[in-house]
Context: one part of a larger RNA
């Protein structure tokens, strides 16, 4: 020097991205305990005090209940009855050390704010969280041979269940609450018109040639057969009419106007489906930004109140609050420490040197 112990003057976070790490708290009994609240918490909150042997004395209580014994309803009865055994304070004296939970073992805490309600889950081997799930909330689907799922099928699951059930999606205890918009995409309902397949249908048209014409080259041709085939007739979709946003999603611009200025309740105009309600807002979101103001520090890009100019919040991709919870996350503060001011010193066990 590596690793792991121990110990340190004074000063204690000055270290460092961060108190990472060490340290310090730690048992039991007693007193005592704040704000907040779902009244159940918080709470071991917090801060305090005692703790060991001896003797009285295993006392005081307390549990439990033999043996005996009486009694009558004669029984696995009922009453005295207290043995024996266990738990055990509180108090008076006293005895020793630095140290009495004398070793191991064995909570630091407090204030504030974010996010998620909580207990759970998770990346076996770099992530344990704010991500998952959760009860709850809501929308949809499914009348049972149920809907859905596996599975060429047969079958099975669903479920030996039956809408207070089962699938699916979305949001996620709780409390107050969830605003405008169906014009576009889904989805559900409608059937009058309009467009639409194959089928039906068969009008016409084409090939072929008996025949007939024509000196002749050739023309025109019935029936058959082949080959095409128009009108007509026709379902669901689509067009189209309506409904639906806890469905997918969306939720404006620009001008001017008050008796100081500023500012702009009020007007105007333009465009849309329909112009962001309530909350909340430099946020897990704000770029300008270390915004401004106030509050901690002596000094504060973080924090925390707040104001709103929200580049680019916002109401179940829920909003905004919230008690307890949390190996989450930031910010302060006590405690306490070699993290640090600044390094020593000692032990182990290696590395290293001789051999």
């Nucleotide at each position: 020097c590596u690793a792991u112990g121990g110990c340190u003057a004074a000063g204690g976070a000055a270290c460092u991205c961060g108190g990472c790490a060490u340290a310090a708290u730690g048992g039991c009994c007693c007193c005592g305990u704040a704000a907040c609240u779902u009244c159940g918490g918080a709470a071991g909150a917090a801060g305090g005090g005692g703790c060991g042997c001896c003797u009285c004395g295993g006392u005081a209580g307390g549990g439990u209940g033999a043996a005996a014994g009486a009694a009558c309803u004669a029984g696995c009865u009922u009453c005295u009855g207290g043995a024996g055994c266990c738990c055990g304070a509180g108090g008076a004296g006293g005895c020793c050390g630095c140290a009495g939970a004398g070793u191991c073992c064995a909570g630091a805490c407090c204030c504030a704010a974010g996010c998620g309600a909580c207990u759970g889950u998770u990346u076996a081997c770099c992530a344990a969280a704010a991500a998952c799930a959760c009860a709850g909330g809501u929308c949809u689907c499914u009348g049972c041979u149920a809907a859905g799922u596996c599975g060429a099928a047969a079958g099975a699951c669903g479920a030996u269940g039956u809408a207070u059930a089962g699938g699916g999606g979305c949001u996620g205890a709780c409390g107050c609450c969830u605003g405008c918009c169906c014009g576009g995409u889904g989805c559900c309902g409608g059937a009058a018109g309009g467009u639409u397949a194959a089928g039906u249908g068969g009008a016409g048209g084409u090939g072929u040639u008996a025949g007939c014409c024509g000196c002749a080259a050739g023309g025109c041709g019935a029936a058959g057969c082949a080959c095409u085939g128009a009108a007509a007739u026709u379902a669901a979709g689509c067009c189209c009419c309506g409904g639906u946003a806890a469905a997918c999603g969306g939720c404006g611009g620009c001008c001017g106007u008050a008796a100081c200025u500023a500012u702009a309740a009020c007007g105007g105009u333009c465009c849309u489906a329909a112009g962001g309600u309530a909350g909340c807002g430099a946020a897990a979101u704000u770029c300008c930004u270390u915004g401004u103001c106030g509050g901690g520090u002596a000094a504060g890009u973080u924090c925390c109140g707040a104001c709103c100019u929200g580049c680019a919040c916002g109401a179940a991709u829920g909003g905004c609050g919230u008690a307890a919870c949390g190996a989450c996350u930031u910010g302060g503060g006590u405690a306490c420490u070699g993290u640090c001011u600044c390094a020593g010193c000692c032990g182990u066990a290696g590395a290293c040197c001789c051999g």
A computed fold for a 355-nucleotide part of an RNA from a Pseudomonadota bacterium, annotated as large-subunit ribosomal RNA, domain IV. It matches the Rfam family "Bacterial large subunit ribosomal RNA". Rfam links the family to the GO terms ribosome and structural constituent of ribosome.